[in-house]
RNA sequence: GCUGGCGUAGCUCAGUUGGUAGAGCACUCGAUUCGUAAUCGAGCGGUCGGGAGUUCGAGUCUCCCCGCCAGCACCA
Numbered sequence: 001g002c003u004g005g006c007g008u009a010g011c012u013c014a015g016u017u018g019g020u021a022g023a024g025c026a027c028u029c030g031a032u033u034c035g036u037a038a039u040c041g042a043g044c045g046g047u048c049g050g051g052a053g054u055u056c057g058a059g060u061c062u063c064c065c066c067g068c069c070a071g072c073a074c075c076a
Stems, first nucleotide, its partner, number of pairs: 001072007010025004019056001027043005049065005
């Protein structure tokens, strides 16, 4: 340098054919317990890596950029 993949909640990951973003764990509160853990219930938490475009509507499609991973090429 070229090609492909990935980037979504604090962490690990879903998200169908574009239709207004979810789960588990963690955290907070409560119930239970003499107390803790475990268990159960509820709650909190993200404008989806950044920007632009297409569209009535974009996590999803297109383009540019950034970061990570893999492969290939080059290294006189």